[in-house]
RNA sequence: UCUUAUCUAGAGAGACGGAGGGACUGGCCCGACGAUGUCUCAGCAACCAGCCUUAUUGGUCAGGUGCUAAUUCCAUCAAGUCUAAGGAUGACUUGAAAGAUAAGA
Numbered sequence: 001u002c003u004u005a006u007c008u009a010g011a012g013a014g015a016c017g018g019a020g021g022g023a024c025u026g027g028c029c030c031g032a033c034g035a036u037g038u039c040u041c042a043g044c045a046a047c048c049a050g051c052c053u054u055a056u057u058g059g060u061c062a063g064g065u066g067c068u069a070a071u072u073c074c075a076u077c078a079a080g081u082c083u084a085a086g087g088a089u090g091a092c093u094u095g096a097a098a099g100a101u102a103a104g105a
Stems, first nucleotide, its partner, number of pairs: 001105007012041005020030003025075003042068003047064002050060003072098001076096007
């Protein structure tokens, strides 16, 4: 970089450290009552591996990853539906884009 799958569920304490952080931009929010981060321990779950199986869209398991503020915190584009006299705004549905994670190439 490409392909496939998932993303409204779930799960925090301590130590270190000391200023920004939540991917980018805008909003909004978190943060000296110490955030983000690192380490230790704990926890969550079932993508891969293992085991079981009635053979699966199943069960079990924390070994490999991942995760433990806010829906991926919210948004963008297209089509459609509702609303509206019309336009705009707004709400919703589907698809796409961007991003994250896993497995494979």